A computed fold for a 1403-nucleotide RNA from an uncultured prokaryote, annotated as small-subunit ribosomal RNA. The RNAcentral record of the sequence draws on ENA.
């Protein structure tokens, strides 16, 4: 190397399959078990081979053949044989192997290890039952070896496991069968538990070993590192064959968001084999790699204020980082470097001794004693020394939620985000920075799972309006059930017994220096099984009961249902008379009917559908519902007295009937009234809302359908639980006999307590308090839809999702705003009158437009004669040329110089140059004070930007009558009360009532001004009365009376009478009164609304520009001119214009100034200067009026624009670009469409007069005075307000909300002609390997009577695996084109909804 024997069926990996041939827990009995143990018997004599070897072939290799030797505990026969097996109970059948030591004397003895037979037993394994074990019913019927018997056969063994026969059964709503998913278990986690989620690591069970099938060998397999065959796949090859099978342990690739060394050693534990030594062992122990997870240590400790630097922040003063660092003393764990040093080792083996057994001093075996070698880990754990703060911190996070803030950048970009959300120029939210919180060798993030989550509710949920009661009956299964009494003992209760594997969790204890971790023992393991008791309660049996149920008897009520006849009123047709021009119909017409005779009216037919009054939160009926009167069948309820059955009762998944309108189907009928459908209105439009017509259909009778806001949005049935009023149907009782009163029952209302509800509400007819069943919900949308399934003739309906999308959806109630919702009230809001505006021209503003520039702002009311109370230069902010750069202006330095001046050249000027006079003031003699120039540099400057960073101011709702507050009461709260009511005011003003008292900012008063009167004062005002005087005149004296002036008093308060009223508030009239109910006017403007208006009155944060966006200068512009619009003026005439005459005010203003008297000029105005700092003087003449004259209805003797000539005035200067004058010129315009404005008494109208801006420049503002009217029934109706209510789907709040098609884009989905792949069902076909049966052939050592027996190949049969083939089911992708849905920033056509949403909305 081989024969032989054991072992490769352990242990080691997965986790595909498996919803039961699996697992878990308890059970049962019809088996087998190799090695081990205990007993019992035996172990006898023989015979043939084959490998390895040798030779010799064949292949390319894997291997293979053929010949020859040989051995055994390999292999075959004979013998012996029962406590075994068969048996017809006579009888028959079945086994072995030796080997090693020792004794002897050939034969044999005797031990040990083996082996045969057979029997128990431990182990270990097969079988059966029972219970539990995911999800779906859009899977309801499966099953023919199926279920059962009786026989054979087969197994190690029951058994349809197989077969033959026979019978017809088994399983299933307590989920069979299919379909998908998954290996279970003890545990793991999570939770207070019940329970949810899982099934790594460690244990037990199963299954599996490239896929599928099969068998062999074995005690054990249908075998992970065994055979055989069929498929893939890899490899090798000489193309002929051949090999293989990590879900072992390291590795590789690939996949992926991801997971380690081709490591050491059998030293320990365990496993095989062997008599052992010893060999094998990627099991197993170690090590190596990954903060994966836990548990420990560690980075130093103690001291240090100059509170350093730097760094941020700043209110510039400082904070803060921060004892933090530095420095100074210290201390050495971890690390580094030397040295030591356990324990994990206990055997086995060898010797020796001695006891046990023996016949024995062999053997075995115990025991002590001696030898004796074994460490992978390993430079171990640990100890000891050395040297030194030496070697050692990060992530995350700062809007709340959550513990922690500033700066800076960016400007809905960039980002940021778990949820809410942040970010559009001041960001605590983006990024960075300091700075701070949290945890810490870790943070943080994603993924999952379980919590919170009572959000699937057993513990522990609900369904009138938030999601949720079936449309309602009946009744099957099934839950659930009165009262007694006896049994039973299945539920139930107690005890004991057996198991509930150890590991885990708990508790105690012990071992690592603590812990993590190891371990001892205890408790648990809520469970399953058996045995024993109990018997109140359920259950099951028996006997009774009568109180739920029911029956029969008598009775009253009723649109209960069905069939049939039967009335009258009415509406249309028709017919006939009478009659005549219109009828009908609406907001308005129109269409339509009608002179061929309508409508109207009488009178007569026909027909067909509804049944007025009575009628009523009244009746019946399960609901749907049901209405004229009979007559006939039938149903239920009820009520009142009796008798009888005796739990027969409730509820009901499925089932079945019943069931409103519409709608289908055959066949009638058809008067009304009406989808469609035709016209005509309306309207942008009108496919509607109104009209005129008008067809299905409405009605009958047969048969469908099965659905409504089928609603009390309330399931049924029973019980209990204040009380009041009604009204239907019965009994009863009582008297005073009534149109009584009480009581009771069955129905059907309203109100109300306890209770109950989220609230509104319910409240004996519960939505209270219990029971019993059923039926249904679980964010909105998508969607009650796809797809199937069942039902339909069809429409359709039942039964029902899911992808995608959203932070919502939805109830109740509040509090406001809103309404083409009501009630009440007010306002030049209407309306009743006056006057305008809109047309003319002209003046001003604005818009457009133009410009170099026409700065800038205001922009519905509440911008537009506004800011601007005044633009030729200035203003002036705009545009062009030219020009300055620490500036035109403020503060600090330095330096010169008084400060300032006078001329002149240039230049458009700003400005440059050149010149003249001038040396001042205080003083401690140093020097200061002002003020100019010249540097410098910090800074000045800015009418740039933002009014959406803001202050102040300011409109506007609005001089409307509101806004609020403690405290108190009432609600779960929002929030309400007070403040709502009855009355009344101009008034939330007052009264009264009142769960509210009070109280505060508005109203109103207090304040100016006007209206009587009064005291007081008396110039510059006044002048009765006395005096003077003048042509005249308060002009003088003088008065203080009267007017004025100005201080300061009275007076008006619903105070008096009447009267209504509530005995009030108050109103309404009256008297007195200069004035009456706020006398008339003004100043005053509550809470808040409009990001209302101003950064150009001024102030301001931010940001911009800095030889310019700052400063000066000149000149232009702001003034422009197809047009539009807003205020105004003048007009158009005769109530008027011209012209002459005369008459009466009030308030201003004035010395940079009003200016008289005079003269001069048509005039503007000039000359001139009295007077006046103003009750003195001055503007200054008022005009409308009023006496006259004149025009006469016309583009005028209106009307004054335009344009031409001359002039005056201001002013540095009137070209662009003022105002006036004069004289000529003499447009428009004859009273103004649609619209639209303002006023309510000294007010509208008309008349003039002043003022402040200002140098000049008003038809503008803002005062003032003269003359001086209508009308207001009245709140219906615009508009705008205020208070109550009521609805809302609105809250940026009606300029709100919000549908739906179309278009465009993106998602995901459904249907599709098919197309592809997967399972799988059902009939066939196929048939390898293998097994069993059969069997002519072939071959064959061991026994043999030599024939034969038995084998072994071939052939063949049944069985089957891959594989085909048809057909059908099912799932998955996929797919022209199509449906719908959802999302989307501002599209597009309309407004359906929300308000009475404009035609109430909805099923």
């Nucleotide at each position: 190397a081989g024969u032989g024997g054991c072992g490769g069926a352990c242990g080691g990996g997965u986790g595909a399959g498996u919803a039961a041939u699996g697992c878990a827990u308890a059970g049962g009995g019809a088996u087998c078990u190799a090695c081990c143990u205990a007993a019992u018997a035996g172990u006898g004599g023989g015979g043939g081979a084959c490998a390895a070897c040798c030779u010799g072939g064949u292949g390319a290799a894997a291997a293979c053949c053929a010949g020859g030797c040989c051995a055994a505990u390999a292999c075959c026969g004979c013998a012996u044989a029962a406590u075994c097996c068969c048996u017809a109970c006579g009888g028959g059948g079945c086994a072995a192997a030796g080997c090693a030591g020792g004794g002897g004397a050939c034969c044999u003895c005797u031990u040990g290890c083996g082996c045969u037979a057979a029997u128990a037993g431990a182990u270990g394994a097969g079988c059966c039952u029972a219970u539990g074990u995911c999800g779906g019913a859009u899977u309801a019927g499966c099953u023919a070896g199926u279920u059962g018997g009786u026989g054979a056969g087969g197994u190690a063994a029951u058994g349809g496991c197989u077969c033959a026969c026979c019978a017809a059964g088994g399983c299933g709503a307590c989920g069979a069968u299919c379909c998908g998913u998954a290996g279970c278990u003890g545990g793991u986690u999570u939770g207070a538990g019940a329970g949810g989620a899982u099934g790594a690591u460690c244990a037990g069970c199963c299954a599996c070993a490239c896929u599928g099938g099969g068998a062999c060998u074995g005690a054990g397999a249908c075998a992970c590192g065994g055979c055989c065959c069929a498929g893939a796949c890899u490899c090798c090859u000489a193309c002929g064959g051949g090999a293989g099978g990590c879900a072992g342990c390291a590795g590789u690739a690939g996949g992926g968001a991801g997971u380690a060394u081709u490591g050491g050693a059998c030293a320990a534990u365990g496993g095989g084999c062997g008599a052992a030594a010893g060999c094998c062992u990627g099991a197993u122990c170690c090590a190596g790699c990954a903060a994966u997870g836990c548990c420990g240590c560690g980075u130093g400790u103690g001291u240090g204020a100059a509170g350093a630097a730097g760094g941020c922040c700043u209110g510039c003063g400082g904070g803060u980082u921060g004892u933090a660092a530095a420095g100074c003393a210290c201390u050495u764990u971890u690390g580094u470097u030397u040295g030591g040093g356990a324990g994990g080792a206990a055997a086995a083996g060898c010797u020796u001794a001695a006891g046990g057994u023996u016949a024995a001093u062999a053997c075995c075996u115990u025991u002590a004693a001696g030898u004796g070698u074994u460490g992978a880990c390993g430079u171990u754990a640990c100890c000891a020394a050395u040297a030194g703060a030496a070697u050692a911190a990060g992530u995350c996070c700062c809007g709340g939620c959550u513990a922690a803030c500033u700066a800076c950048g960016u400007g809905c970009c960039a980002g940021c985000a778990g949820c809410c959300g942040c970010g559009g120029u001041a960001a605590u939210a983006c990024g960075u920075a300091g700075g701070g919180g949290a945890c810490a060798a870790g943070c943080g993030u994603u993924a999952u799972c379980c919590g919170g989550a009572a959000u699937c509710a057993c513990u522990g949920g609900g369904c009138g309006u938030a999601a949720a009661g079936g449309g309602c009956g009946c009744g099957u299964a099934g839950g659930c059930g009165g009262u007694u009494a006896u049994u039973u003992a299945a539920g139930u209760c107690a005890g004991a017994u057996g198991u509930g594997a150890a590991a885990g969790c708990c508790c105690u204890g012990g071992g690592c220096u603590c812990a993590a971790c190891c371990u001892a023992g205890g408790a648990a393991c809520u469970g399953c099984a058996c045995c024993u008791g109990a018997u109140a309660c359920u259950g099951g049996a028996u006997a009774a009961c009568u109180a739920g149920a029911g029956u029969a008897c008598a009775g009253a009520a009723g649109a209960g249902g069905g069939u049939g006849g039967u009335g009258g009123a009415a509406u249309u047709u028709c017919a006939g008379g009478u009659g005549u021009a219109g009828c009908g119909g609406u907001g308005a017409a129109a269409u339509g009917c009608g002179u061929a005779g309508a409508g109207a009216u009488c009178c007569g037919a026909a027909g067909g559908a509804a049944u007025a009054c009575c009628a009523g939160u009244g009746g019946c009926g399960a609901a749907g519902g049901c209405g004229g009167c009979c007559c006939c069948c039938u149903g239920g309820a009820u009520u009142g007295a009796u008798a009888c059955u005796g739990a027969a009762a409730c509820u009901g998944a499925g089932g079945u009937g019943c069931g409103a309108a519409a709608g289908c189907g055959u066949g009638g009928g058809g008067a009304u009234c009406a989808a469609a459908c035709a016209g005509g209105a309306u309207u942008a439009g009108a496919u509607a809302c109104c009209c005129u017509g008008g067809u299905a259909g409405u009605c009958c009778a047969c048969g469908c359908c099965g659905u409504a806001a089928a609603c009390g949005a309330u399931g049924u049935c029973u019980a209990c639980u204040a009380g009041c009023c009604g009204u239907u149907g019965g009994g009863g009782a009582g008297c005073u006999u009534g149109c009584c009163u009480c009581c009771u029952u069955a129905g059907u209302g309203g109100c109300g307590c306890a209770g109950c509800u989220a609230a509104c509400g319910c409240a004996a007819u519960a939505a209270g308090u219990a029971g019993a069943c059923c039926g249904c919900c679980u964010g909105g949308g998508g969607a009650g839809u796809a797809c199937g399934g069942u039902c339909g003739c069809a429409a359709g309906a039942u039964u029902a999702a899911a992808a995608c999308u959203c932070a919502a959806a939805u109830g109740a109630a509040u509090u406001g705003a809103c309404g083409g919702g009501g009630g009440c009230c007010c306002g030049c809001a209407c309306a009743a009158g006056c006057g305008g505006u809109g047309g003319a021209g002209c003046a001003u503003g604005u818009g457009g437009u133009u410009u170099a520039a026409u700065u800038c702002g205001a922009u519905g009311c509440a911008a537009c004669g506004c800011g601007a109370a005044g633009a030729a230069c200035c203003u002036u902010a705009c545009c062009a040329g030219g020009u300055c750069u620490u500036g035109a202006c403020a503060u600090c330095c330095u330096g010169c110089g008084a400060a300032c001046u006078u001329a002149c050249u240039a230049g458009a000027g700003a400005u440059a140059g050149u010149u003249u006079g001038g040396u001042g003031c205080c003083u401690u003699c140093g020097g200061g004070a002002g003020c100019g120039c010249a540097g410098u540099g910090a800074c000045a400057g800015g009418u740039g930007c933002u009014g959406c960073a803001u202050g102040g101011c300011u409109g506007u709702c609005g001089u409307c009558a509101g806004c609020u507050c403690g405290u108190g009461u009432u609600g779960u709260g929002a929030a309400a009360u007070g403040u709502u009511g009855g009355g009344u005011u101009a008034a939330g003003u007052c009264c009264c009532g009142u769960a509210a008292c009070g109280a505060g900012c508005g109203c109103a008063a207090c304040c100016c001004u006007u209206g009587u009167c009064c005291u007081u004062a008396u110039u510059u005002g006044c002048c009765a009365g006395c005096a003077c005087g003048u042509a005249a005149u308060g002009g003088u004296g003088g008065g203080a009376a009267c007017u004025c002036u100005a201080a300061g008093g009275a007076g008006a308060c619903u105070g008096c009478c009447g009267g209504u009223g509530a005995c009030a508030a108050a109103c309404c009239g009256g008297a007195g009164g200069a004035a009456g109910g706020u006398g008339g006017g003004g100043a005053c403007g509550a809470c808040g609304u409009c990001a209302a208006g101003u950064c150009a009155u001024c102030a301001u944060g931010g940001c911009c520009c800095u030889u310019a966006c700052g400063g000066g200068g000149u000149g232009g512009g702001c003034u422009a001119c197809a047009c539009a619009c807003g205020u105004g003026c003048u007009a158009c005439a005769a109530u008027g214009g011209u012209c002459g005459g005369u008459a009466c005010a009030g308030a201003g203003g004035g010395u940079c100034g009003c200016a008289a008297u005079a003269c001069c000029g048509c005039g503007a105005g000039g000359u001139g200067g009295a007077g006046c700092u103003a009750a003195u003087c001055u503007c200054a003449g008022a005009a409308a009026g009023c006496c006259g004259a004149u025009c006469g209805u016309a583009g005028u003797c209106c009307g004054g624009a335009u344009u031409g000539c001359a002039g005056u005035c201001u002013g540095c200067a009137a070209c662009u670009c003022g105002a006036c004058u004069g004289c000529a010129u003499g447009a428009a315009g004859u009273u103004g469409g649609a619209a639209u404005c303002g006023c309510u008494a000294g007010u509208a109208a008309u008349c003039g007069c002043g003022a402040a801006u200002c140098a000049g420049a008003a038809u503008g503002u803002c005062g003032c005075g003269g003359u001086g009217a209508a009308u207001a029934c009245g709140u219906u109706c615009c508009c705008g307000g205020g208070c109550c209510u009521u609805g809302u789907a609105c809250a940026c709040a009606c300029c709100g909300c919000c549908c739906g098609u179309c278009a465009c884009a993106c998602c995901a989905u459904g249907g599709g002609a098919g197309u592809u792949g997967g399972u799988u069902g059902c009939a066939a076909a196929a048939g390898a390997a293998g097994u069993a049966g059969g069997u002519a052939g072939u071959c064959u050592a061991a026994c043999u009577u030599a024939u034969g027996a038995g084998g072994a190949c071939g052939c063949u049969u049944a069985c089957c695996a891959c594989u085909u083939u048809g057909u059908g089911g099912u799932c998955a992708a996929u797919g022209a084109c199509u449906g719908g849905g959802g999302u989307g920033a501002a599209g597009u056509c309309g407004u359906a909804a929300c308000a009475a949403g404009g035609u109430a909305a909805c099923c």
The prediction has a mean pLDDT of 84.